Background
A computed fold for a 71-nucleotide RNA from a Planctomycetota bacterium, annotated as transfer RNA. Taxonomically the source falls in Planctomycetota (Bacteria, Pseudomonadati). The prediction has a mean pLDDT of 82. The RNAcentral record of the sequence draws on ENA. Rfam family: tRNA. Its family is annotated with triplet codon-amino acid adaptor activity in the Gene Ontology. From the family's description: Transfer RNA (tRNA) molecules are approximately 80 nucleotides in length.
RNA sequence: AGGCCCAUGGUGUAACGGUAGCACGACUGGUUCUGGUCCAGUUAGUCGGGGUUCGAAUCCCUGUGGGCCUG
Numbered sequence: 001a002g003g004c005c006c007a008u009g010g011u012g013u014a015a016c017g018g019u020a021g022c023a024c025g026a027c028u029g030g031u032u033c034u035g036g037u038c039c040a041g042u043u044a045g046u047c048g049g050g051g052u053u054c055g056a057a058u059c060c061c062u063g064u065g066g067g068c069c070u071g
Stems, first nucleotide, its partner, number of pairs: 001070007010024004018054001025043006047063005
């Protein structure tokens, strides 16, 4: 320098263009003599900026960051 892939709660991981879900974590309560386990509830997310569309995490353009390949 060129090409390809990835970016979603604190972490990991889903989501035919139509309500963003699951697990763990954190918090609150129950249970317990205490803690853990278990049960109930709560918390919190689509990398930035544009475009297409009635509607975008998803499609298009561009930027940023990360990874891989080639030179």